[in-house]
RNA sequence: UGCUGCUCAGAGCAAAUUUCGGGAAACCGAAAGACGCAGAGCCACGGGACUAAAGAUUCUAAGUAAUCUAUGUCCGCCGAGCCGCCAGG
Repeated sequence: UGCUGCUCAGAGCAAAUUUCGGGAAACCGAAAGACGCAGAGCCACGGGACUAAAGAUUCUAAGUAAUCUAUGUCCGCCGAGCCGCCAGG
């Protein structure tokens, strides 16, 4: 340095849920809380999934209706990139 993650040591992160706040929503932030995670570290570059405010179209007497759509969201869905602790061979 690369590979590997059975083991050692010191650590780390924090699902669901609850409360408060933001957001049209998906979801995000903080506190509590731990389901789990060898990277459950960072990143929206490629897939995938979620939402549909605005916009468009359709229906209707009229929508608080229906459909399409990401510029929005998810890295604890996958891949890629970057960075990284320890140990064994």
Molecule: c-di-GMP-I riboswitch aptamer
Organism: Acidobacteriota bacterium